[in-house]
RNAcentral holds the sequence, with entries from SILVA. A computed fold for a 1414-nucleotide RNA from a metagenome, annotated as small-subunit ribosomal RNA. The prediction has a mean pLDDT of 82.
RNA sequence: UCGAGGAACACGUGGGUAAUCUACCUCUGAGUUGGGGACAACCCUGGGAAACUAGGGCUAAUACCGAAUAUGAUCGCGUCGCGCCUGCGAUGCUGAUUAAAGGCGGGGAUCUUCGGACCUGCCGCUUAGAGAGGAGCCCGCGUCCCAUCAGCUUGUUGGUGAGGUAAUGGCUCACCAAGGCUUACGGGUAGCUGGUCUGAGAGGAUGGUCAGCCACACUGGGACUGAGACACUGCCCAGACUCUUACGGGAGGCUGCAGUCGAGGAUCAUUCGCAAUGCGCGAAAGCGUGACGAUGCGACGCUGCGUGGAGGAUGAAGGCCCUAGGGUCGUAAACUCCUGUCAUGAGGGAAAAGACAGCGGAUCAUUAAUACCGAUCCGCCUCGAUGGUACCUCAAGAGGAAGCCACGGCUAACUCUGUGCCAGCAGCCGCGGUAAUACAGAGGUGGCUAGCGUUGUUCGGAUUUACUGGGCGUAAAGGGUGCGUAGGUGGUAUCGUAUGUCGGAUGUGAAAGCCCAUGGCUCAACUGUGGAACUGCAUUCGAAACUGCGGAACUAGAGUACAGGAGGGGAGAGCGGAAUUCUUGGUGUAGCGGUGAAAUGCGUUGAUAUCAAGAAGAACACCGGCGGCGAAGGCGGCUCUCUGGAAUGUUACUGACACUGAGGCACGAAAGCUGGGGGAGCAAACAGGAUUAGAUACCCUGGUAGUCCCAGCCGUAAACGGUGUGCACUUGGUGUGGGGGGAAUCAACCCCCCCCGUGCCGGAGCUAACGCGUUAAGUGCACCGCCUGGGGAGUACGGCCGCAAGGCUAAAACUCAAAGAAAUUGACGGGGGCCCGCACAAGCGGAGGAGCAUGUGGCUUAAUUCGAUGCAACGCGAAGAACCUUACCAGGGCUUGACAUGGGGACCCUUCGGGGGUGGUAGCGAAAGCUACCUUUACCAUCACAGGUGCUGCAUGGCUGUCGUCAGUUCGUGCCGUGAGGUGUUUGGUUAAGUCCAGCAACGAACGCAACCCUUGUGUUUAGUUGCCACCGCAGGUGAUGAGCCUGCGAGCACUCUAAACAGACUGCCCGUGCAAGCGGGAGGAAGGUGGGGAUGACGUCAAGUCAGUAUGGCCCUUAUGCCCUGGGCUGCACACGUGCUACAAUGGCCGGUACAAAAGGAGGCAAUACCGAGGUGGAGCAAAUCCUCAAAGCCGGCCCCAGUUCGGAUUGGAGUCUGCAACUCGACUCCAUGAAGUUGGAUUCGCUAGUAACGGCGUAUCAGCUACGACGCCGUGAAUACGUUCCCGGGCCUUGUACACACCGCCCGUCACAUCAUGAAAGCUGUCUGCACCCGAAGUCGCUGAUCCAACCCGCAAGGGAGGAAGGCGCCGAAGGUGUGGGGGGUGAUUGGGAUGAAGUCGUAACAAGGUA
Repeated sequence: UCGAGGAACACGUGGGUAAUCUACCUCUGAGUUGGGGACAACCCUGGGAAACUAGGGCUAAUACCGAAUAUGAUCGCGUCGCGCCUGCGAUGCUGAUUAAAGGCGGGGAUCUUCGGACCUGCCGCUUAGAGAGGAGCCCGCGUCCCAUCAGCUUGUUGGUGAGGUAAUGGCUCACCAAGGCUUACGGGUAGCUGGUCUGAGAGGAUGGUCAGCCACACUGGGACUGAGACACUGCCCAGACUCUUACGGGAGGCUGCAGUCGAGGAUCAUUCGCAAUGCGCGAAAGCGUGACGAUGCGACGCUGCGUGGAGGAUGAAGGCCCUAGGGUCGUAAACUCCUGUCAUGAGGGAAAAGACAGCGGAUCAUUAAUACCGAUCCGCCUCGAUGGUACCUCAAGAGGAAGCCACGGCUAACUCUGUGCCAGCAGCCGCGGUAAUACAGAGGUGGCUAGCGUUGUUCGGAUUUACUGGGCGUAAAGGGUGCGUAGGUGGUAUCGUAUGUCGGAUGUGAAAGCCCAUGGCUCAACUGUGGAACUGCAUUCGAAACUGCGGAACUAGAGUACAGGAGGGGAGAGCGGAAUUCUUGGUGUAGCGGUGAAAUGCGUUGAUAUCAAGAAGAACACCGGCGGCGAAGGCGGCUCUCUGGAAUGUUACUGACACUGAGGCACGAAAGCUGGGGGAGCAAACAGGAUUAGAUACCCUGGUAGUCCCAGCCGUAAACGGUGUGCACUUGGUGUGGGGGGAAUCAACCCCCCCCGUGCCGGAGCUAACGCGUUAAGUGCACCGCCUGGGGAGUACGGCCGCAAGGCUAAAACUCAAAGAAAUUGACGGGGGCCCGCACAAGCGGAGGAGCAUGUGGCUUAAUUCGAUGCAACGCGAAGAACCUUACCAGGGCUUGACAUGGGGACCCUUCGGGGGUGGUAGCGAAAGCUACCUUUACCAUCACAGGUGCUGCAUGGCUGUCGUCAGUUCGUGCCGUGAGGUGUUUGGUUAAGUCCAGCAACGAACGCAACCCUUGUGUUUAGUUGCCACCGCAGGUGAUGAGCCUGCGAGCACUCUAAACAGACUGCCCGUGCAAGCGGGAGGAAGGUGGGGAUGACGUCAAGUCAGUAUGGCCCUUAUGCCCUGGGCUGCACACGUGCUACAAUGGCCGGUACAAAAGGAGGCAAUACCGAGGUGGAGCAAAUCCUCAAAGCCGGCCCCAGUUCGGAUUGGAGUCUGCAACUCGACUCCAUGAAGUUGGAUUCGCUAGUAACGGCGUAUCAGCUACGACGCCGUGAAUACGUUCCCGGGCCUUGUACACACCGCCCGUCACAUCAUGAAAGCUGUCUGCACCCGAAGUCGCUGAUCCAACCCGCAAGGGAGGAAGGCGCCGAAGGUGUGGGGGGUGAUUGGGAUGAAGUCGUAACAAGGUA
């Protein structure tokens, strides 16, 4: 410097070292004597490219080597003391061994060979002791994840001896013994700590800067030197890499400071200085120091400051919004007056400084000494990288200085425009499909501010791993059950002890950090000083309640013995009857069997049925019971043998022997497996028959494994009370099984009490609710098991078990924002109950077949305008398309416009308020219009705007349809519920009705029902014209001058009628029934139980219908999507459907005669009498109870005679009438002629319950006319049937189930196909880590050897020898490497398995309702 390695005494903390070392430093004691021989440098000669190196020669030392001495030290032998096991300390001995080196100064006597001796100071050297600081070793405790790593180990564990080390030790070796460890061993990950972040805390996460410790220095190995290293910038070897080379060889190690390259999302200057601090060396001056002190770069963090202050409303301009009034940005700006921080310019200019050393002086110490050295003090001098920086002064001027994010909710902050499920946003929920506060932009607003936002990470919130502080009936979660080992927990009283526990003291808990106090930089950040804290560890002293431990006791827990009872408890053996099937025989004949219906099947070779006999196997009806027994699984005919347990009762005994229970062991339904038997019935598979679109199903006929027994496996279930075991406590009621007691009795019941078991109901309490509730899911204790979002998945891989099937254990990737529980309100059900409706049934008449009319679809078209589309569109908007209407198409035209308002000038009249007008002619043209001219009073030009049947009914108002004239829908207060909600409104009756009554935690009320309104049916009163004409009178006609009849008039208002008022009907009366409400019957009455009909339509549903009736937001068009005109179209026709008309005929058609209505309309209108038709001519009468005005079926008579007709009338030809500018496309009607289909209508379907259906005609609106057979009304004639509610449809109420809530047209499952993703298996391939065995074996230590070599010491005159050493050699160990063989984990892999996901794929419909087979 860094954090690779290391899960370890590495670290932290506290101890031990009597098992140790320690250079420099301090103190103390002693010493420092006298000699010797070399080797570098240097010189010479060689080798090499270089690095470097060989040989020869000279030389010094505080280098090296002997010798002397020994205060001491060590060893040996004694003595004493102490301690903690080896031991430690002190001391004695004539014992043995063992040291050293000099250098630099000063000096008065004395001596001198003038060198010095001698004295003295300092620095050294040697030895010994002590200290301080440092280091080594050992130990207690603490220190991550995985058990899908459960066994590991041979120097391994211990001993003896030896070696080695400073020192203990298998540290190493020889021998002996066979031990040792257990979250070991293995795998993954990681430097540890003080601290840091978070948190209320407990915890969780983390270990960057700073500090302590450890480890490493290219990778691996090794030693040397040294006090200390197995050494970052030393050595040796091996390897990889880089550089160099003359190819023989050599050199190197930035994880030091800068810097370069690479990689990367990403991290600085090849700066200044040793001035300070510190360290090394030196006597010192001083030298060295990329430690360090500084500066630079980076908004990376923390902190401080500025970007101005005050005044200033026409609330300027401009932007944005707007309800067009205004609002807002906003005192904001401009403008006026100020200030001067920072930045800029100029000038001055630090502290940090205390020095060390040097010089001068003083004092002290030392000494013989005023010398030297040392210490203290004073003076002088010198030294600054930062830095001309901080700071101060002056100058000028608001001048140079604001951004980022957000604005749907969470979460502070809203509008406009653009976009149109696009583009995009998004932390979660979720926004965006034409009015987006959610996208993008803008304005505004909110937040923070030199920052802001995003991303990543950690803790929190999350009591969501729960120690503090959770759960397990149904949400995830009780082991299938028991026995029992370890463990955990444990009754009463006592003595002791002191492990836990509690208290005190001492030591330690480094500094920094956090906290507190107080100082220093202008403040702050930062920092100085002091304190507190460091919740810990160790030692020691005490306490004894609780816990533990030891001793000795007790009986209430537990157990044993005894008694008589209960029981489908278990095992084995034997026995029994009913039924089924089969066999045999008899009787008997054509069917049996089976189903929704059938068929397959069986049967004339005799079935089924029936009788008898026999065989076989399996199961045990009734009793039988939420009754019994068992730990659970489970156990059911009867008898015997063996055997387990529980309950009750009574005393006696043992004396805590108990509870639970990880592993372990045993048992353990059904199915399944192995071997051997058995096999009646039933019955997977399988076969056949049905059903069906299909039917590998449901149903039927058969049928094999299996079901049964023996032996052995398997070990799972909704093995469920979905509720582990044990003990204790906590109100009750009522059944039932076993035992006992009391009372009573002759006895048995009944009755009361106790214990044990087993049910129901329910209180407190608990629970999310449901519910549980002394048999707890309540309140506590003990122990075990289990859970932590859904899917993937109880799956993969691995392991264990199994014959197999499979079981046990048990993940991840990926994916979703849910999955789930309980309850609520609805809706729904091929759930249930009750009830209603022309809903069915019973009837009558139709539609569906024909022709025509009309509407729709489709087709066609230039256009066939648009809308309405199940019921609830389709004779609907349209109460009337030839033009117009008209919205469509073609063509032609107009542009302030066909229409409205406002603004200017001008004309006429005027009562001065106001009102009105604005032309004619000609040409072109289909018209509209255009052009020209004339005249008059005269018109001209333009802007706002007009206009739109253009779009959106899914932006709307209003209106309407529908459920449905169904009986429902709600509210206030109270009560219940945590809540959603409930109650009321449910229940029992009753009704047409939530109508009424009774009851009820409800009591009242509102909108609906009913009534009030209109009409019709009866009566009374009033009123009589235009109505009426009975009586009366008159006149006329007829007749007979009669009666009678008819007409008219008068009179009249009796009757009819008209139109106003009133009466009448209320279950009022009677009988029966019923609590009542009411119901049934009856009387009276014109009418009887809402008398008939109408109007009247609750809360709501269907994004139902309508922007084309009108209104209206937004969007769109503006010489056109506006306006005008001509012509065409809406009427078009292979076809399909709806609604009607006319028919098919005799209950009819035709002809003739004849009778009786109501309502409604009428003046540009209705129109009488009369004349062949439509019609026309004509015109009385009528603004209407006055006139128009009159029905047809019916009735009477005649013809037709069952046929495509005297039915039917389509179609077509001809001739006409009328309306209208105009009937070609495209009107109605008349007459003549023509005379089609059609002979009663398949499946299916519609209307109607009484003055109704059916049949018949009449009127009106619209309208010039009319396609009206439509619509709306009116009257005439006038039926049939309803047993009944099983079924179809619709509806109401209650209840039930639900996985539905867009509400069953719901939800939803699986295969297949396609795409994408992750993952398992897989022949293999590939690289990595590692075990074992063997081979090779560098450097190096150690050992042995050392015939070669060697100056010092010894012997010797010398030669030489000796002592000692070295090279070399050998050996053990030994890194890298190699070979072989295993193991772990990773990548990849043809193919393959399942999984997940994906707006509109295929096939079915498994589940949710009785989901249509629970």